[in-house]
Two RNAs folded together computationally: RNase P RNA and transfer RNA, 481 nucleotides in total.
RNA sequence: CAAGCAGGCCAGGCGAUCGCGGGCAGCUUUUCCCACGGGGAAAACUGUCCGAGGAAAGUCCGAGCUCCACAGAGCACGGUGCUGGGUAACACCCAGGCGGGGCGACCCGAUGGACAGUGCCACAGAAACAGACCGCCGUUAGCGGUAAGGGUGAAAAGGUGAGGUAAGAGCUCACCAGCGGCCCGGGUGACCGGUCCGGCUAGGCAAACCCCGCCGGGAGCAAGGCCAAGCAGAGGGCGUGGCGUGGGAGGGGAGACUCUCCCGCGCCAGGGGCUGCUCGUCUCAAGCCCUCGGGUAGGCUGCUGGAGGCGGCGGGUAACCGUCGCCCUAGAUAGAUGAUCGCCGCCCUCAAUCGGCUCUCAGCCGGGAGGGAACAGAACUCGGCUUAUCGGCCUGCUUGAGCA
RNA sequence: GGGCGCGUAGCUCAGCUGGUUAGAGCGCACGGUUCACAUCCGUGAGGUCGAGGGUUCGAGUCCCCCCGCGCCCACCA
Repeated sequence: CAAGCAGGCCAGGCGAUCGCGGGCAGCUUUUCCCACGGGGAAAACUGUCCGAGGAAAGUCCGAGCUCCACAGAGCACGGUGCUGGGUAACACCCAGGCGGGGCGACCCGAUGGACAGUGCCACAGAAACAGACCGCCGUUAGCGGUAAGGGUGAAAAGGUGAGGUAAGAGCUCACCAGCGGCCCGGGUGACCGGUCCGGCUAGGCAAACCCCGCCGGGAGCAAGGCCAAGCAGAGGGCGUGGCGUGGGAGGGGAGACUCUCCCGCGCCAGGGGCUGCUCGUCUCAAGCCCUCGGGUAGGCUGCUGGAGGCGGCGGGUAACCGUCGCCCUAGAUAGAUGAUCGCCGCCCUCAAUCGGCUCUCAGCCGGGAGGGAACAGAACUCGGCUUAUCGGCCUGCUUGAGCA
Repeated sequence: GGGCGCGUAGCUCAGCUGGUUAGAGCGCACGGUUCACAUCCGUGAGGUCGAGGGUUCGAGUCCCCCCGCGCCCACCA
């Protein structure tokens, strides 16, 4: 210098004039309450301070928070899937293992189990998992043996050589590849390395059912709470029975006793809720649910200070954690954070622009002219992932070339 | 803001448990029939299965992620 890999950062600046939203303070006006001292609310004006993002997005995961009764157990269902760690939690992050890609820096991987079982592997092919079509061998045809050779396919039953045989074959042997098991060594572990033995070797798909481990109750700020205004309700459905016992009230009867009602307790059975089922639990006269119709289109709260940000120190390879100090940094409700102008800065183009450097060309420097500046915008709040994005800067590293 | 559903020919829809070259009806084009039109008969064209990536030998179908469209959800009695 060229090509590339990984990580991080910025998202034009300043000024002037108009304009918008919020907090605080002052002042004025209106209005409400009052024990007449005062207090509350709203609007306008003035001053001061603050006012979008790295993704605010998609709503794909995980939580906080709120309601459903308290948020229980098992099954079903759904999610997830190498190992160790981080975290409030995660499908996220960090480190490592294994497999694949790249010369390399580095990148990618839903990456448990296919000797628990079931299923599938189209067409072609004899055969898609215990397979005989051709070929070879035995034999009179038939039949039998044979996975060496041919061919098909995405995938074909270990490879090479020797022995062996009627022909062959892990049938046997040597070496190699792969699988399983005992043991040894390393590692927390995934796993790695090695000796020996075994059968010689039955392939793929689990983002097919499934098995195993782990996780998960449902709904969502239009959740939920309070107030104001206004209207018109209608229809349907559901909503305790029995027995025993205690007490009270009333009645019948001369009395023993008996009848009715109310309240409480216990048992049995039943209904309803806990958003599929079972258990368990709560509850049963207070109301609840569905459909149609009516009214309002208002205010306050939740609402922004939080698993918050920045910096130092310490621990850890790292993600991250601990501690100390400093800071407060949007809260709109049809939705504010903008518009115009000037100067400077950034990028691109200039044969039809000028000047300079240079012997000339090529090129470089400066001026001038024209053009460009993205993706996109909070809506309860966080942690992630994914997607979109003009251009620029910084750090570390790899490969190649040149010079010293 | 939040929660669901859908996307296959010009239109309306099939496509089962992945399998060869994705079908049906209407419509369209051409030819025939008719004096002519309609009807009818015959033939044919027309699809990147919304886009991209992954799993698999193989994806309309399974998984992930974008794009577009549609529906529902306020409070009071």

Rfam match: Bacterial RNase P class A. By type it is a ribozyme. Model confidence (mean pLDDT): 80 of 100.